Notes:
Predicted 3D model of a 1481-nucleotide RNA (small-subunit ribosomal RNA) from a metagenome. The sequence is in RNAcentral, with records from SILVA. Model confidence (mean pLDDT): 84 of 100. Rfam family: Bacterial small subunit ribosomal RNA. Its family is annotated with ribosome and structural constituent of ribosome in the Gene Ontology.
């Protein structure tokens, strides 16, 4: 501090999403040790059992004991239990925090002061005894004490009343002293003294009670709320103020600065986080409230409406004789239940601290320790040196090797932790005892849960002590196997469909480490609620618009003041925490001491620039008043012309009307058309203009009346009178709705006719409502400048519109103010598009409004409305996006420009006919296999009868037919190979018979090489995968194109160049230019042809010479010609007119064999299509191994209902068909072409001259020309098919060749929708040669001459394809994208008859217990009284309040519901819409 994802690719807007730090954490895997903290966060859910609050015999009186010193202790007193501990369930204020008041209070114990403490008296528990109960307990009768209870008396003083003086203040009033009357205490107690207690008074210290300002959380889809409410008087009541209460009066109190109501929630210092602001939280620890089973309620008491007291009601558990009775862990453990999930029924008062007691002391689950628990922090270890044969094993691997890896083994040392022996602190000091004492203190003894302490010291041995995620980006770390869109991963993007670095394992590797992940949760990143620190023209976001109330802000200047504000003082901000310093534990956490902070509140004191409030002014902000002006500005009545459409009449006749073309419709009962009349209604042409007016909606014929606002001068008047602007109010297009009119044209709905596959639409003929009027609703709109008002600054420049100045005699004209209204533009602003003095620019003011996307502007509440509907205005779910300008592409039933046998013009074809030949299908044991729109189909295949050959039956081989290597072995060995089986391949072995090198004891042995036999490695596979590959090819397309570099613009993707004007077959040149230049291409360089020279003539040629022959370059010779094959020249828009820009270049011409690339060829950018081929070849991974390899035979690839391509031959007379007869080019021949002679009708046969080739052969070229027949037909056209005879290759010719001869003589008379080649030596047509190949299905293919056209006005369509532009929701690019309706599963919601429930309110009923008030029924020591009997108490009755409960109406909220509504996803499906003019914008 920022990264990941929308997009082909860019900037923005925006969400989603990681990375960090935290935690009372759980969960999973793993776990040595110690400090030091932590631990029901869910059921405030029920609790078994034990403990947690007692002490005091120095108050008392008994009982026991009992050494007669005393001790236990039940019960009276007397402190204490209201602390301490728990828990957060209510509480949003009666709560808390901060400052404060109390002149309106209290205060037990404790400190200090002053003063007292004198005289009396009843009683009563324990006890005793007598009774009731199961008990719990309780009850009569007796006895008895007190520091228990009671009555006098005294009065420093303190309350009461009534006053004085003096001083202070905050309003009643406070202090202070001080006079009169009233009232009102105590335990002559315990004790040896001392002391300890008591009792009034005042002070103090801590504790509290009450009040007051400020703070304190979500909802307005809660807006009104309140009868003790609000004040008041009198009284009552508290420890006090007070509506705390009650009576009586008055109507008041609170709220948009949120009342009332719902929902949540204890609150703080702190805690986590964050740069901070801030956000989130309230565990441990501290401080306050509240609570104690759930409601009520009071007693005692200094304090309590009391956790481990009491009364009542409840629910629940537990005893029980059923009669009654007992409880009340949200103390510390424990237990059951809930949970993801939270520990021992531990030890001790050693310390520290409470309570009691004169004191020893006793009590304490507070507290100090200990045990669980990696929960959490902080510190240690799990060894350390040295060690390359870089072992071994794994794992990769291009087999070289790499890594694991100095790791390890091996040698050496160390001794933390654990373990074992043995030593031993600190927490321990007061206080008690005892002895001293100078009374001040001193000495010595006593006291440890923790404790098997900590921490010293020896021993022994590397021995006992590492794991967890995760490696595709983010984000540090990759390889291999397996998996195959399967099983899986995943926080976001995404990953798996046979080569997965993303799934599993396995090595290696990052990272942290007794841990490490994962999940929840917080804050951060998130400037993503923006105070600091967003924004709203198009991304979400300006209210339709205006008036105007709260509210917010505000002009110049005096004077006061001092709320804001700003210094400073001064109290507070506990305490710990956090920070700094420093100290102690070995260190750190942990602890200590100081500081600092503690940003805040409260008061004091200053200070007046600014605000603020009081004052008093000013004129420039408003405003007014004069004086002029332009205006579709409103509002109401009039009038007026055109047009249309209706009635009547006239003329008139067959149509008219509509349309893409029609047809409905209207028309002989006279339409349309024309005239004339006359009606009704509705809009006002032309001017008319980014003109004018108005706040918006809006507003357009002329006139009147009434009426709002605006401008321009002048510059008299007022004197901030301003601006905005929640709420409210008014107004508000069209549709629309009510009620009454009025209705020509148009015209939803609705009928028709048309398109159409439908057509509920577009078109066409009707036509209702409504369109108008009046009165009255509704209140939305892309109500758009998609731009809230106002005020102020900030360079121009040209236009409009109004009023005005100056200069001028006037017009004109130039210049200059206001005001409104347009374009273009500087800075500058924006994402950019673009805004740009009419800011989208700088500022200040006020209000709206926004906060991924979809669910929604929906549902539900509320509120308006007749009603359609409208205003507020969710959330569950559900995606990773959605979105805005801008780029390059593609693409458009866009638009311009162009080009190309693209159409057109033209010739000849396919499409039909037979046959050939591919292909589909279909067949079959096989009918191997690939090619599939164009760019598969006479294609791989320039040659399927065996072979080929890849298929399919059958029959055999197994290191194989072919290669390298290893090891054994082999002498009758290798090789050659007869019977026999067999189709063949193989099997099978009778018989025959070896080479070569070395060494030796050289008739030969021994070893070796070759070869065999076995073995192992391997071979082999036309098996998969062309969607892993190379390589080659096919198209687009011989289309003009496709790119770099600097440089420039631009945030950027990008753009420029490469565009523009003009040419060109071209991105071909030329001009102009922020470009300037390159490269691929195109051209030119290369070949073949055309004209020419020149050199060379043999196997070519033959003119002159000469020779010969029936004839022929035949020969002699020639080199002219032709030819042949070397090298040259020739064409370059070079020359000349014209047009162009003074150009580039195009028309013409001229000369020339060729003339504007002369005519072919050959060459094919960047790239696209995952195009073709693993069957050419190569290959990388996969599979197969006696088979998916090899090898025979025989069959297939040749099937045949049908379809499709490409081809031949035809239909005939420009033809057959027979006879004569001319002229090529280009190839090819030794297993080869063959001459020539002979046989044969013919194919062919025999036979062999000559030629490895300008010599010889193939070789008669055919149409063509000259005759001659056919005479328009199924023929003397066609020729299939059949039948016969025959030739030829080949071991073979039936499956399944090819020709010849006889005979036979089908279909077919030019060919439907569609469709195809062709621009000149082209098309048509004619023949001829080669490759493959024994032979041949070639009508194929590829050349190669020959004869030899007709048309092209031109680019409107058609396809294809360049540039340029424009649009877009597409980028896999239109064979694209996408949206709703139906149908089909899931999910959440909303409506619902109705049902079950839950919390609060009201209004009645009942009223337990209990203050509080009356009452004299009954009882009744203390005080009065001789006495009766009062006083006073208690019981008891009424009465108020009032809890549980109970009955009733309703509102709020939840749950579940048949059926229903739309939503959201989901693989495909059907319709038709939207992005391009989306084909009707």
């Nucleotide at each position: 501090a920022g990264g990941g994802u929308u997009u082909g690719a860019u900037c923005c807007u925006g969400g989603c999403u990681c990375a960090g730090a935290g935690c009372g954490a759980a969960c999973g895997c793993u776990g040595g040790c110690g400090g030091c903290g932590u631990g029901c966060c869910u059921a405030a859910c029920a609790c078994a059992u034990g403990c947690a609050a007692g002490u005091c015999g120095a108050c008392c009186g008994a009982a026991c004991c009992g050494u007669u010193a005393g001790g236990u202790a039940a019960g009276u007193g007397g402190c204490g239990a209201a602390a301490g501990g728990g828990u957060g369930a209510g509480u949003a204020a009666u709560g808390c925090a901060u400052a404060g008041u109390u002149a309106a209070c209290c205060u037990a114990c404790c400190c200090u002061u002053g003063g007292g403490a004198c005289g009396g008296g009843g009683a009563u528990a324990a006890c005793g005894u007598g009774a009731a109960g199961a008990a719990a307990u309780u009850c009569g009768c007796g006895c008895u004490a007190a520091u228990a209870c009671c009555c006098g008396a005294u009065g420093u003083u303190a309350c009461c009343g009534c006053g004085a003086u003096a001083u202070c203040u905050c309003c009643u009033g406070g202090u202070a002293u001080u006079g009169c009357g009233g009232u009102a205490a105590a335990a002559u107690g315990c004790u040896c003294c001392g002391a300890c207690g008591c009792c009034c008074a005042a002070g103090g210290a801590g504790g509290g009670g009450a009040c007051u300002g400020u703070g304190u959380c979500c909802u307005a889809u809660c807006a009104g709320c309140u009868a003790g409410u609000u004040g008041g008087u009198a009284a009552g009541g508290u420890a006090a103020g007070a509506g705390c209460u009650u009576a009586c009066c008055a109507a008041g109190g609170c709220u948009u600065c949120g009342a009332c109501g719902g929902g949540u929630a204890g609150c703080a210092g702190g805690u986590c986080u964050g740069a901070g602001a801030g956000g989130a939280u309230g565990a441990u620890c501290u401080g306050c409230c509240a609570c104690a089973c759930u409601g009520g309620g009071a007693c005692u008491g200094a304090g309590a409406c009391a956790c481990u007291g009491c009364c009542c009601a409840g629910a629940c558990u537990c005893c029980u004789a059923c009669g009654g009775g007992a409880g009340g862990c949200u103390g510390c453990a424990g237990u059951g239940g809930g949970g993801a999930a939270u520990u021992u029924u531990g030890g001790g008062c050693a310390a520290u601290g409470a309570g009691c007691g004169a004191a020893a002391g006793c009590u304490u689950g507070a507290c100090c320790c200990a045990g669980c628990g990696a929960c959490g922090u902080c510190g240690c270890g799990u060894g350390c040196a040295c060690g390359a044969a870089g072992a071994a094993g794994g794992c990769c691997u291009u087999c070289g090797g790499g890594u694991u890896g100095u790791a390890a083994a091996g040698u050496g040392c160390u001794g933390u932790c654990a373990c074992a022996g043995g030593g031993u602190a600190a927490g321990a000091a007061a206080g008690g005892a005892a002895c001293c004492u100078u009374c001040g203190g001193g000495u010595u003894c006593u006291u440890g849960a923790c404790g098997u302490u900590c921490c010293c010291c020896u021993g022994a041995g590397a021995g006992g002590a590492a794991g967890c995620u995760c490696u595709g980006g983010c984000u540090a770390a990759a390889c291999a196997c397996g998996u195959g869109c399967c099983a899986g991963c995943a926080g976001c993007c995404g990953c798996g469909g046979u080569a997965a670095u993303a799934c599993g394992u396995g090595u290696a590797g990052a990272g942290c480490u007794a841990g490490c992940g994962u999940u929840g949760c917080u804050c951060g990143g998130a400037u993503u609620c923006a105070c600091u620190g967003g924004g709203c023209u198009u991304a979400a976001a300006g209210g339709g618009u205006g008036u105007g109330u709260a509210g917010g802000c505000g002009g110049c200047a005096u004077g006061g003041u001092a709320a804001g504000u700003a210094a400073g003082g001064u109290g507070u901000g506990a305490a710990a925490u956090c920070c700094u310093a420093c100290g102690g534990c070995u260190u750190a956490a942990c602890c200590g001491u100081a500081g600092a902070a503690u940003u805040g509140c409260a008061u004091c004191u200053u200070a007046u620039a600014c605000u603020g409030c009081c004052u008093u002014g000013c004129u420039c902000g408003a405003g007014u008043g004069c004086u002029g002006g332009a205006g579709a500005g409103g509002a109401u009545a009039g009038c007026g012309g055109a047009a249309u459409u209706c009635u009547a009449g006239g003329u008139g006749u067959a149509g008219c009307g509509g349309u893409g073309a029609a047809a409905u419709g209207c028309a002989u009962a006279g339409a349309u058309a024309u005239c004339u009349a006359g009606g009704a209604g509705a809009a006002c042409g032309c001017c008319g203009g980014u003109g004018a007016c108005g706040a918006a909606g809006g507003u357009g014929g002329c006139u009147a009346u009434c009426u709002g606002g605006c401008c321009g001068g002048c510059a008299a008047c007022u004197g901030a009178c301003g601006c905005u602007g929640a709420a409210a109010c008014a107004c508000g297009a069209a549709a629309g709705c009510u009620a009454g009119g009025g209705g020509a044209g148009c015209g939803a709905a609705c009928g028709g006719g048309a398109u159409u596959a439908g057509a509920u639409a577009c078109c066409c003929c009707g036509g209702u409502a409504g369109u108008c009027c009046u009165a009255g609703c509704c209140c939305u709109a892309a109500a758009c400048g998609a731009u809230g008002u106002g005020c102020a600054c900030u360079u121009g420049g040209u236009g409009g519109u109004g009023a005005g100045g100056a200069u001028c005699u006037u017009a004109a004209a130039u210049c200059u103010u206001c005001a409104u209204u347009g374009c273009c533009g500087u800075a500058g602003c924006g994402a950019a598009a673009g805004c740009g003095u009419u800011a989208a620019g700088u500022g200040c003011a006020c209000c709206g409004c926004c906060u991924g996307g979809g669910g929604a502007g929906u549902a539900c509440g509320c509120u308006c409305g007749c009603a359609a509907g409208g205003g507020u205005a969710a959330a569950a779910c559900u995606c990773a996006a959605a979105g805005g300008a801008a780029u390059u592409g593609a693409c458009g039933g866009g638009a311009g420009c162009u080009u190309a046998c693209a159409c057109a013009a033209g010739c000849g074809g396919u499409g039909g006919a037979g046959c050939a030949u591919g292909u589909u299908g279909u067949u079959u044991a096989a009918u191997u296999c690939g090619a599939a729109a164009a760019u598969a189909c006479g294609c791989g295949a320039a040659g399927a009868a065996c072979c080929u050959u890849a298929c399919c039956a059958g029959g055999g081989c197994u290191u194989g037919a072919c290669a390298u290597g290893u090891u054994a072995g082999u002498a009758g060995u290798a090789g050659a190979g007869a019977a026999c089986c067999g189709a063949a391949a193989g099997g099978g072995g009778a018989u025959c018979c070896a080479u070569c090198c070395u060494a030796c004891u050289u008739u030969g042995u021994a070893g070796g090489a070759a070869g065999c036999u076995a073995u192992c490695a391997c071979a082999g596979g036309u098996g998969c995968u062309g969607c892993a590959u190379g390589g080659u090819c096919g198209u687009c397309g011989u289309c003009a194109g496709c790119u770099c570099g600097u440089g420039u613009c631009g945030u950027g993707a990008g753009a420029u160049g490469u565009c523009g004007c003009g040419u060109u077959a071209a991105g071909u040149c030329g001009c102009u230019u922020a470009a300037c230049g390159a490269g691929c291409g195109c051209a030119a360089c290369c070949c073949c042809u055309a004209c020419u020279c020149u050199u060379a003539g043999u196997u070519g040629c033959c003119a002159g010479c000469g020779g010969g022959u029936a004839a022929u370059g035949c020969c002699g010779g020639g080199g002219a010609c032709u030819c042949u094959a070397g090298g040259g020249g020739g064409a370059c828009u070079g020359c000349c007119g014209g047009u162009g820009u003074c150009a580039a270049a195009c028309c013409g011409g001229a000369g020339g064999a060729a003339g504007g690339u002369g005519g072919g060829g050959a060459c094919g950018a960047c790239g696209u299509c995952a195009g073709a081929c693993c069957a050419u070849c190569a290959u990388g991974g996969c599979c197969c191994u006696u088979a998916c390899g090899c090898c025979c035979u025989g069959g297939g690839c040749u099937a045949c209902a049908a379809a499709c391509g490409u081809g031949c031959u035809a239909c005939a007379a420009u033809g057959g068909c027979u006879g004569g007869u001319a002229c090529a080019g280009a190839g090819g021949g030794u297993a080869g072409c063959a001459a020539g002679a002979c046989c044969g009708c013919g194919a062919g046969g025999u036979u062999u001259a000559g030629c490895a080739a300008a010599u010889c052969c193939c070789u008669u070229a055919a149409a063509g020309c000259c005759a001659g027949c056919c005479c328009c037909a199924g023929u003397u056209c066609g020729g299939a098919u059949u039948g016969g005879a025959g030739g030829c290759u080949g071991a073979a010719a039936u499956u399944c060749g090819c020709c010849u001869c006889c005979a036979u003589g089908a279909a077919g008379g030019u060919g439907g929708a569609a469709u195809c080649g062709c621009u000149a030596g082209u098309a048509a047509u004619c023949g001829c040669g080669g490759a493959u190949c024994a032979g041949c299905u070639a009508c194929g293919c590829u050349g190669c001459g020959g004869u030899g056209a007709a048309u092209c006005c031109g680019u409107u369509c058609c396809u294809a394809a360049g540039c340029u532009u424009u649009g877009u929701a597409c980028a896999c690019a239109c064979c694209g994208c996408c949206c709703g309706u139906c149908a089909a599963g899931c999910c959440a919601c909303g409506a619902a008859a109705g049902u079950c429930g839950g919390g609060a309110g009201c209004a009645c009923c009942u009223g337990a217990a209990g203050u509080c008030g009356c009452u004299a029924u009954c009882c009744u020591a203390a005080c009065c009284g001789c006495a009766a009997g009062g006083a006073g108490g208690g019981a008891g009755g009424c009465g108020c309040c009032c809890a549980c409960g109970g009955u009733g109406a309703g509102a709020c909220u939840g749950g579940c519901a048949a059926u229903u509504g739309g939503g959201a996803c989901u693989a495909a499906g059907u319709c038709g819409a939207a992005c391009a003019a989306g084909g009707u914008a």